The part of an RNA shown here (large-subunit ribosomal RNA, domain VI) has 273 nucleotides and comes from a Candidatus Levyibacteriota bacterium. Its mean pLDDT, the model's own confidence on a scale to 100, is 82.
[in-house]
Context: one part of a larger RNA
RNA sequence: CCGUCGAGAUUUGAGAGGAGCCGUUCCUAGUACGAGAGGACUGGAAUGGAGGAAUCCCUGGUGUGUCAGUUGUUUCGUGAAAGCGAGCAUCGCUGAGUAGCUAUAUUCCUAUGUGAUAACCGCUGAAAGCAUCUAAGUGGGAAGCACACCUCAAGAUAAGAUCUCAUGUACCCGCAAGGGUACGAAGACCCCUUGAAGAUCACGAGGUUGAUAGGCGGGCGGUGGAAGUACUGCAAAGUAUUGAGCUUACCCGUACUAAUGGUCAAGUAGUAG
Numbered sequence: 001c002c003g004u005c006g007a008g009a010u011u012u013g014a015g016a017g018g019a020g021c022c023g024u025u026c027c028u029a030g031u032a033c034g035a036g037a038g039g040a041c042u043g044g045a046a047u048g049g050a051g052g053a054a055u056c057c058c059u060g061g062u063g064u065g066u067c068a069g070u071u072g073u074u075u076c077g078u079g080a081a082a083g084c085g086a087g088c089a090u091c092g093c094u095g096a097g098u099a100g101c102u103a104u105a106u107u108c109c110u111a112u113g114u115g116a117u118a119a120c121c122g123c124u125g126a127a128a129g130c131a132u133c134u135a136a137g138u139g140g141g142a143a144g145c146a147c148a149c150c151u152c153a154a155g156a157u158a159a160g161a162u163c164u165c166a167u168g169u170a171c172c173c174g175c176a177a178g179g180g181u182a183c184g185a186a187g188a189c190c191c192c193u194u195g196a197a198g199a200u201c202a203c204g205a206g207g208u209u210g211a212u213a214g215g216c217g218g219g220c221g222g223u224g225g226a227a228g229u230a231c232u233g234c235a236a237a238g239u240a241u242u243g244a245g246c247u248u249a250c251c252c253g254u255a256c257u258a259a260u261g262g263u264c265a266a267g268u269a270g271u272a273g
Stems, first nucleotide, its partner, number of pairs: 006165006015152004021049007033038001050110006059103004066096005071089003075086004113147003120140004168183006187264004191207005212258003215254005221247003228241005
């Protein structure tokens, strides 16, 4: 902007885009063929390359608000000190690593069929008593074309279809048709809490009749044995308490915190009577 009295949901598919690839091995069969050497058509089975899509269970990578170890420090806090903690040094460096993201990882696809055809092969067949696939008629035939497969799609202005919801109340004016005001239906929006959605917008979840985010509790996973204390050792240290302590994005639960509040919206136009 269009359509519709106002909405919500589900769809049809005009049209558009994507995909379309190429091997190897085995069986048929050492068969047909061929003197031999060699060696098929056809049909079937298996497995790759390349390309594409999805996904993160596995294998890995990353993982700058996770854990541990460790060096320096004329920095800071605490402490009487030793030390501990913090900051800085590429995340200081090192070893690991959850979620997410990801490929070299995993799974799947590039299949099959139909129709009309190209070159080409035919049938019947005259012009031209023969011949001829062609002139009338008719059959087959390709990785190609149209479908079929995947995606988008009614701005397809010829603007499609189906289902569902609402289509009210009160007052005023008017003879009536109708008009006006207020409430605010279905529903939508602003706003807010937000997301495996995202530049913004949009899309999804939710807004107390609530688990949307944070917090908190528990768990998974990660790290790898906290601090303090006790014991052992001359000491550096070790052992026990102890698979301890700490723990980001993940899972479950829990209204403690924050989701306050507001707006729009119920008869327009044309034609005929």